[in-house]
RNA sequence: CCCUUAGAGUUUGAUCCUGGCUCAGGACGAACGCUGGCGGCGUGCUUAACACAUGCAAGUCGAACGGGGCUAUUUGAUUUCGAUUGGGUAGCCUAGUGGCGAACGGGUGAGUAACGCGUGAAUGACCUGACCUUGAGAGGGGGAUAACAACGAGAAAUCGUUGCUAAUACCGCAUAGGACCACACUGCCGCAUGGCAGAGAGGUGAAAGGAGAAAUCCGCUAAAGGAGGGGUUCGCGUCCCAUUAGGUAGUAGGCGGGGUAAAGGCCCACCUAGCCGACGAUGGGUAGCCGAGCUGAGAGGCUGAACGGCCACACUGGAACUGAGACACGGUCCAGACUCCUACGGGAGGCAGCAGUGGGGAAUAUUGGGCAAUGGGCGAAAGCCUGACCCAGCAACGCCGCGUGAGGGAAGAAGGUCUUCGGAUUGUAAACCUCUGUCCUUGGAGACGAAGGAAGUGACGGUAACCAAGGAGGAAGCCCCGGCUAACUACGUGCCAGCAGCCGCGGUAAUACGUAGGGGGCGAGCGUUGUCCGGAAUUACUGGGCGUAAAGGGUGCGUAGGCGGCAAUUUAAGUUGGAUGUGAAAUACCCGGGCUUAACCUGGGGGGUGCAUUCAAAACUGGGCGACUAGAGUUCAGGAGAGGGAAGCGGAAUUCCUAGUGUAGCGGUGAAAUGCGUAGAUAUUAGGAGGAACACCAGUGGCGAAGGCGGCUUACUGGACGGUAACUGACACUGAGGCACGAAAGCGUGGGGGAGCAAACAGGAUUAGAUACCCUGGUAGUCCACGCCGUAAACGAUGAAUACUAGGUGUCGGGGUCUGAAGAGACUCCGGUGCCGCAGCCAACGCAGUAAGUAUUCCACCUGGGGAGUACGUUCGCAAGAAUGAAACUCAAAGGAAUUGACGGGGACCCGCACAAGCGGUGGAGCAUGUGGUUUAAUUCGAAGCAACGCGAAGAACCUUACCAGGUCUUGACAUCCCCCUGACCGGUCCGUAACGGGACCUUUCCUUCGGGACAGGGGAGACAGGUGGUGCAUGGUUGUCGUCAGCUCGUGUCGUGAGAUGUUGGGUUAAGUCCCGCAACGAGCGCAACCCCUAUUUCCAGUAGCCAGCAGUAAGAUGGGAACUCUGGAGAGACUGCCGGGGAUAACCCGGAGGAAGGUGGGGACGACGUCAAAUCAUCAUGCCCCUUAUGAUCUGGGCGACACACGUGCUACAAUGGCGGUCACAGAGUGAGGCGAACCCGCGAGGGGGAGCAAACCACAAAAAGGCCGUCCCAGUUCGGACUGUAGUCUGCAACCCGACUACACGAAGCUGGAAUCGCUAGUAAUCGCGAAUCAGAAUGUCGCGGUGAAUACGUUCCCGGGUCUUGCACUCACCGCCCGUCA
Repeated sequence: CCCUUAGAGUUUGAUCCUGGCUCAGGACGAACGCUGGCGGCGUGCUUAACACAUGCAAGUCGAACGGGGCUAUUUGAUUUCGAUUGGGUAGCCUAGUGGCGAACGGGUGAGUAACGCGUGAAUGACCUGACCUUGAGAGGGGGAUAACAACGAGAAAUCGUUGCUAAUACCGCAUAGGACCACACUGCCGCAUGGCAGAGAGGUGAAAGGAGAAAUCCGCUAAAGGAGGGGUUCGCGUCCCAUUAGGUAGUAGGCGGGGUAAAGGCCCACCUAGCCGACGAUGGGUAGCCGAGCUGAGAGGCUGAACGGCCACACUGGAACUGAGACACGGUCCAGACUCCUACGGGAGGCAGCAGUGGGGAAUAUUGGGCAAUGGGCGAAAGCCUGACCCAGCAACGCCGCGUGAGGGAAGAAGGUCUUCGGAUUGUAAACCUCUGUCCUUGGAGACGAAGGAAGUGACGGUAACCAAGGAGGAAGCCCCGGCUAACUACGUGCCAGCAGCCGCGGUAAUACGUAGGGGGCGAGCGUUGUCCGGAAUUACUGGGCGUAAAGGGUGCGUAGGCGGCAAUUUAAGUUGGAUGUGAAAUACCCGGGCUUAACCUGGGGGGUGCAUUCAAAACUGGGCGACUAGAGUUCAGGAGAGGGAAGCGGAAUUCCUAGUGUAGCGGUGAAAUGCGUAGAUAUUAGGAGGAACACCAGUGGCGAAGGCGGCUUACUGGACGGUAACUGACACUGAGGCACGAAAGCGUGGGGGAGCAAACAGGAUUAGAUACCCUGGUAGUCCACGCCGUAAACGAUGAAUACUAGGUGUCGGGGUCUGAAGAGACUCCGGUGCCGCAGCCAACGCAGUAAGUAUUCCACCUGGGGAGUACGUUCGCAAGAAUGAAACUCAAAGGAAUUGACGGGGACCCGCACAAGCGGUGGAGCAUGUGGUUUAAUUCGAAGCAACGCGAAGAACCUUACCAGGUCUUGACAUCCCCCUGACCGGUCCGUAACGGGACCUUUCCUUCGGGACAGGGGAGACAGGUGGUGCAUGGUUGUCGUCAGCUCGUGUCGUGAGAUGUUGGGUUAAGUCCCGCAACGAGCGCAACCCCUAUUUCCAGUAGCCAGCAGUAAGAUGGGAACUCUGGAGAGACUGCCGGGGAUAACCCGGAGGAAGGUGGGGACGACGUCAAAUCAUCAUGCCCCUUAUGAUCUGGGCGACACACGUGCUACAAUGGCGGUCACAGAGUGAGGCGAACCCGCGAGGGGGAGCAAACCACAAAAAGGCCGUCCCAGUUCGGACUGUAGUCUGCAACCCGACUACACGAAGCUGGAAUCGCUAGUAAUCGCGAAUCAGAAUGUCGCGGUGAAUACGUUCCCGGGUCUUGCACUCACCGCCCGUCA
């Protein structure tokens, strides 16, 4: 210089932050599930260092030696001619003696926290076989012993005695050099003991031969040097626990000795009393260490398989021998456990070598081939041995490579899946055509690896590679598809079955379960599990925090330690630079090379932060030295202060005692009671006693380290502050342990004191209870002395110190300058204590010279919530308890700040028949009606607080009707399509039935080109019809409700990290987010209001069926006429705070007035913002999905919806005299009428009947309005009130009034005498009261919807109840207080 650094889900209604959990990546000696074609290279008991059958893994040398055996040959002796027995030569084999090796190679990781390992040094404290180099030497003797033989013991293993024999076996003698020993010298050097070289005299110690014809070769002895190997020592590094804090007698050191290759308490005798340890000794737990491997941007973290280095071990423990080397894996001895043999006397054994077995385990291979290569041992060599090694076998265990075909191919085939039924998709995918031959099969030919002068020699292996032929033939799966995270539909299931890494899916429309189709990812693999690193800045060195999220020690003094002012000089420990050595190889990186490529193998290079040595630099830190005064401290004279401990004094008040006055209560509470009081209280006066606390002053005033300190006086005493000069000269800061102080409560004393207050306790209340809150009492205690305890929300929830960084304004202590006569004022310098505020910081809140800002130093503390400040251990304490302080298990959060709402028995303001003030009701009675419940064959269904309950239903005898019983139909009662038959359909008659269904008969079309067609009926097949079956929690539409409440939002801008805020808040005003003013807002939309309708006044126009003032006229607005009035229906006018006065801000607006029919939205209606209630309705209708299809469809008869112990809602009628009854006389409005309203008249007591005028209606009818007026009667009673119930007789409607209609007449004459708790409506033409009409309807209102008549009372006011609006505040609620949540029990 370049390269390198990624995040996401999950706490909330939403937001920001803190914080944990989880995921995406990589890796593995792996295992498990599903699947599996080939090759190359690697890897393969992580568990029981558990036990091992069997075979093999260390032998070799006859050229060290004697002997033996065999073969060939030669030569003797004997001979029965078969043979026996000698000697020689050549060769082979060999037990034994001897030599070398067996200490290497191979395995394992039990032990070990150690100089074991790593790294760097030391050895002046050491050894070294074989190998290399150098020079020197080997003379002459001796005595044994195995083998062997004989005898003996023993089951065996094995052993004993006697006898013979050899050597490169063993032993003396000679010779020998500073090799060694003791003495003594010189030179040089070093690091103390010393080292090297040279030289003197004395002493000690060697040897072996073999082969060969020979040359010669191999050996032997002593010595020096080298190489390689080893021993020992030291610096540094090397896990966790302090709930392990003290350990140690050979311990630490010394003198002397022993021992060793070698220093050394390694061992011994003596002497000294040391030595190690908070820089973590000792103890406990765990662990072989490293190169390296994995991961990571790095720093780090984790690991220590394979390969390489070191160490340790070899059944367990101990010991030595041999040897150059061992305290020895395949050696010895002893002890132990185990296994085996045994004749019971004794013996044998050690797979953590290679295979293999059992066992353990989730789990890990063949009792293979070969010494061809590499390497090792022995040998002169040939060679022998070699489970080291090279190969092969098994295993997808890992990495790497290849293949399972390639090109064309749309009728977009069939099949599958989905579908809105049109199609889409699978999909160029397949089929089909044309090719290719990697792997595969067969055949041919066939290696490198083998090196040396030649020849020979290959386990792998007829393998790799090559050639030819063959044929798409034999070769694809696994996981996933809600988000994170790439990939979607259908069906099944229905909080079941199941899924799940986290969040979470599943309760009938599941992209989340299971299956299918489709899709995504990877691919001979894919997933799961486990472990490690990463992400995690979540232990933070790089790189975090501590006001409120976890976290500042209660406070001070101070030890160790850490850190430290200004200038000079020196040093060179830290620091920086250069050089040297080392940092093994392999691995990793870079550049190359070899296998077709890659993995793999390999050459070269660079790097390797480290350690050591050395040279240099001297800024900074450190050390030395002597200076300085700005930090710190001392001296002097001042003032301030509830600073501390001690003694004394004071007054007010409470209580108690005594006495006086005085009388019936006092006291206490929300209200009471317990309590005190006629034995005289409370109250009041006087005197006395005693204890405790110190009103006012008093103040975000003062002092103190904190806790804390308050009447006054006295003496003693600590600290801070201001001022002034002088002195010391960094003496400073912080502070683990330690020491001291430390509120209240509590504990101790044979303690003292005790007025008030007051745990415990007692009583009275409250309450469902009340072991509480309230009241009456009251003991410890509170007070004093001494001693403990040692904790608090011990808080500024903010450790201490220093420096720096805008201002403004108070206050306390001290000083200076100026003005002023003084009181005082202005400016200013220090020290304290408050408030506001800029920059900056902060998640925000907030902090802001008294920092939570900017920096430095030191200490304490934190690392998700719960478990838990708990348990155990330890220390302290008289005890209570304090300090220190876990884990199992469990959750996916716990939490901080802020935001929007909702809520509050929070606050402020405002409104509403919300309360209050009034009037009339309901709740009691009887009846009507609806509902619940019960009953039933069925009593169809829905509606459920307000906002279900005279609701759907504007009207159930059949029908309606959906329910029940029984009968009947099955392409259907209804729609469309197809075929056949008929000519109708309609209508009529008859049989039969409970009825429908069923059967018989009569009558009866149109058009036509005569083929047929239209229409209708009947029959038939199938598509389909049908469903008041389910789901209003799948929906549309419609509706209720908050609420006719005044609200609900948006755009742009601005503020805030953000959710959000602002606007919309504020001051006024309004019925109103209505309007005005102000304002970081400016505008806009949906709502409000207005525009629409009715009504109140009036004008104009019009004048019939309505009207009649005047004219004529009548029984009568009947008629002529009139058009004034009423009225009708059209068009207008009118009201706008327009005018005046006052208030208000000169505004909006409010109050009053004038005028006016009407006055401040005149009265009423229609009109209902964003939204809330998964509100209501699948039974008005529509509709997705599910369900039924000779029935859950259709039809008929009868029944039911009308039941009845009971409960509730809504009404009607009443209880009477403001009334009932009888008579008589008036006055409306709005409606309706042809399948209708129905007059007059007649009949009937009446309902009604007869009758039929008139009227499709301002004409006729319903139609009488009633309350009311007048007259009469009743006389307060269960009545001349009230009318239920019942009986009889009727009327009407209707196919039909039994279940189950309405009405009439007569008779009967129940409850009820104004209604408990509670509760409803209404503010003016309203309530109350009176009647009338209409819809529905054959008939059937006390209901509903309308209409008019008569026609009140009251509102002080907003404290309270209910509901609502705005602002504000709190909040752990947000499903939003019907919330959340705690404890106990199940």